[in-house]
């Protein structure tokens, strides 16, 4: 000097599954009623936000498990997984998101 590998940072890409039902609150709007008028009533419909409950579903943060599948390896043992379970998380948008690519920094070290 330095391949490979590991860690961190930045940028880019990045799937899936109800914008379900119901209740409360807030706001907007339309109508109804009262009022000379300004306004008022919380009576109804619709839209948005938010909190709770219920059911259904997804899995690629994290977590559990090797019971099945696959891989490490031909078998046992063992381990791991984009496998499985869905605790957590998620199911309009945003955020997140395993993983991949590029760049930078650090570590390891064949040569």
């Nucleotide at each position: 000097c330095g391949a490979u590998c590991c860690c961190g940072c930045a940028c880019g890409g990045g799937a899936g599954a109800g914008u379900c039902u119901u209740c409360g609150c807030c706001g907007g709007u339309c109508g109804g009623c009262c009022g000379u008028g300004a306004g008022g009533c919380a009576c109804g419909g619709c839209c948005g936000g938010u909190g709770g409950a219920g059911c259904g579903c997804c899995g690629a943060a994290g977590g559990g498990g090797c019971a099945a599948u696959u891989c490490c390896u031909c078998c046992c043992c063992g381990g791991a997984a984009c496998c499985u379970c869905u605790c957590a998380g998620g199911c309009g948008c945003c955020c997140g998101g395993a993983c991949c690519g590029u760049g930078c920094g650090g570590g390891u070290c064949a040569g």

Glycine riboswitch aptamer from Nocardioides sp. URHA0032, 111 nucleotides, folded computationally.
It matches the Rfam family "Glycine riboswitch aptamer". Its family is annotated with glycine biosynthetic process in the Gene Ontology.
The source organism's lineage runs through Bacteria, Actinomycetota, Actinomycetes, Nocardioidaceae and Nocardioides.